[in-house]
The RNA shown here (Bacterial RNase P class A) has 365 nucleotides and comes from Methylotuvimicrobium alcaliphilum 20Z. Its mean pLDDT, the model's own confidence on a scale to 100, is 75. Of the family's consensus pairs, 95% are formed in the model. The RNAcentral record of the sequence draws on ENA and Rfam.
RNA sequence: AGAGUCGGCCGGACAGUCGCUGUUUUGCCUUAGGGUAGAAGAGAGGAAAGUCCGGGCUCCAUUGGGCAGAGUGCCAGGUAAUGCCUGGGAGGCGCGAGUCUACGGAAAGUGCCACAGAAAAUAUACCGCCCCUUACCUAGAUCUUAAUUCUAGGUAAGGGGUAAGGGUGAAAUGGUGCGGUAAGAGCGCACCGCGCGGCUGGCAACAGGCGUGGCAGGGUAAACCCCACUCGGAGCAAGAUCAAAUAGGGGAACAGACGCGUGGCCCGCGCGGUUCCCGGGUAGAUCGCUCGAGCCGUAAGGUGACUUGCGGCCUAGAUGAAUGACUGUUCGCGACAGAACCCGGCUUACAGGCCGACUCUUUUC
Numbered sequence: 001a002g003a004g005u006c007g008g009c010c011g012g013a014c015a016g017u018c019g020c021u022g023u024u025u026u027g028c029c030u031u032a033g034g035g036u037a038g039a040a041g042a043g044a045g046g047a048a049a050g051u052c053c054g055g056g057c058u059c060c061a062u063u064g065g066g067c068a069g070a071g072u073g074c075c076a077g078g079u080a081a082u083g084c085c086u087g088g089g090a091g092g093c094g095c096g097a098g099u100c101u102a103c104g105g106a107a108a109g110u111g112c113c114a115c116a117g118a119a120a121a122u123a124u125a126c127c128g129c130c131c132c133u134u135a136c137c138u139a140g141a142u143c144u145u146a147a148u149u150c151u152a153g154g155u156a157a158g159g160g161g162u163a164a165g166g167g168u169g170a171a172a173u174g175g176u177g178c179g180g181u182a183a184g185a186g187c188g189c190a191c192c193g194c195g196c197g198g199c200u201g202g203c204a205a206c207a208g209g210c211g212u213g214g215c216a217g218g219g220u221a222a223a224c225c226c227c228a229c230u231c232g233g234a235g236c237a238a239g240a241u242c243a244a245a246u247a248g249g250g251g252a253a254c255a256g257a258c259g260c261g262u263g264g265c266c267c268g269c270g271c272g273g274u275u276c277c278c279g280g281g282u283a284g285a286u287c288g289c290u291c292g293a294g295c296c297g298u299a300a301g302g303u304g305a306c307u308u309g310c311g312g313c314c315u316a317g318a319u320g321a322a323u324g325a326c327u328g329u330u331c332g333c334g335a336c337a338g339a340a341c342c343c344g345g346c347u348u349a350c351a352g353g354c355c356g357a358c359u360c361u362u363u364u365c
Base pairs, nucleotide, nucleotide: 001361002360003359004358005357006356007355008354009353010352012330013329014328015327016326017325018324020043021042023040024039025038026037027036028035029034045336049347050346052345053344054343055342056341057235058234059233060232069231070230071229072228073227074088075087076086077085078084089103090101091100092099093098104226105225109224110223111220112219113218126166127165128162129161130160131159132158133157134156135155136154137153138152139151140150141149174192175191176190177189178188179187193215194213195212196211197210199208200207201206239287240286241285242284249278250277251276252275253274254273258272259271260270261269262268294313295312296311297310298309299308300307301306331334
């Protein structure tokens, strides 16, 4: 200098004027609730988004267990919790810095494997290779010649062996080499791979090495399924408080005469009256609502996620729902996008810019 990898940060700046939504405070009005005027100070994000996952909080349900359903799926740790994060293992990719992985089970069972190919799974045999039989042809031997017989080669048919080689496919029944054989074959051997059993290291996943078995039934489980573990439901329009009105309800006082029902009749009992209170809960109002697993700084522990101590700070809280408009100066002329109970994650969108650590290549010293 060029090409990259990983991590972090910013998301136009400054000033003025007028508005809007909360908070605090002062004056005035008001019995109170509150109203009004002024002042001070605050007022969207890294994703406020998607609402995918996990919690807090609230209400309902809840003896315990099971079925169904959903989710998760290497190991250890972190955390309030997680499907998140950190560290590690194994495998894939990259020269490397690094990066990706839904990473339990295919001998429990079922299903599927297009096309091509002999065969896609209780295996099988298209070409090829090898052996045997028969027929024919050629050459040689035997023989005087022919026939017959024997040997060698070739062609055709039939029977058998083989899975080395060719060919198909995403995938073909362990791979390479040597021996072996009629040709071949884990048929035998060496190495690699695989299964099983100890040993060593590691908390573990796992790794290394030793012994042993000739080696088994190809793949697919984000196909059904099996195994292990986890999971009660609904969500701030949750829910709570005050409370005009209405329906139905309870109690007290008054009236105690009358009507109705029960009954043959009386007593008795029940229902029907007025007023007040309780209770109820609609409209409405208030709370929930933002001080919280909070933020910043610093120290310590830890490889790290993270935790702990100390100090400092208060940083939107609306409910037709605010965060805007205008002016001036300036730059590199500004992307994705807007809270609605809160928090931790994940995912997705994003103009442009800044910083740090590291890798590879080339050159110079």